């Protein structure tokens, strides 16, 4: 001196995911009350966040297959008890098509192919650059609910997670505003 890993701290980003405080467990402190402290566990407010739920309005809509409970009805088989199979009705459990939710994360083309997925563009939508245009980088998932849910006031129910970045670089230009002298 450069490069790389790993930590804390502080700044910054997407995101509804942030603030506050009580109780126990622990550890400083401590005669006793009472204090300080944060992983952990519980149960709470406060802000933000989402779902269901009416009148008016709007709309005007499939369900399948497996497996078991229980029962009609049909065949068969047998030592009255009862067993076995088809067809149909119930009800339970999970599965998938339909619709539907959270979220920006959806649509069109084209290649490969039966398809799915998967590569490519495009367009619609989102996110950074302290705002706004111009420019520039990127993102376009992942999950739920299970025949139901349109708006939707009362009213009722949930979330408050998780991922990343950080030194000379893509600015440039306008408005505005703070803050030194």
């Nucleotide at each position: 001196c450069u490069g790389g890993c790993c930590g804390a701290a502080c700044c910054g980003c997407c995101g509804a995911a942030u603030c506050c405080a009580c109780g126990g467990c622990c550890g400083c402190a401590a005669a006793c009350c009472a204090g300080c402290g944060u992983u952990c566990c519980g149960a709470g407010g406060a802000g933000c966040c989402g779902g269901g739920a009416a009148c008016c309005c709007a709309c005007u809509u499939u369900g399948g297959a497996u497996g078991g409970u229980u029962u009609g009805g049909g065949g068969g088989g047998a030592u009255c008890g009862c067993c076995c199979u088809c067809c149909g009705a119930u009800c339970c459990c999970g599965c998938c098509u339909g619709g539907g939710g959270u979220g920006a994360a959806u649509c069109c083309g084209c290649g490969c192919g039966c398809g799915a997925a998967c590569g490519c563009g495009g367009a619609a939508g989102g996110g950074c650059u302290g705002c706004u245009c111009c420019g520039g980088c990127c993102c376009c998932a992942a999950c739920c609910c299970g025949u139901c849910a349109g708006c939707u006031a009362a009213c009722u129910c949930g979330g408050u997670a998780g991922g990343c970045g950080g030194a000379c670089g893509a600015g440039g230009a306008g408005a505005g505003g703070a803050g030194a002298u």
Predicted 3D model of a 181-nucleotide RNA (c-di-AMP riboswitch aptamer (ydaO/yuaA leader)) from Actinomadura rudentiformis. Its Rfam family is "c-di-AMP riboswitch aptamer (ydaO/yuaA leader)". Rfam links the family to the GO terms cyclic-di-AMP binding and regulation of gene expression.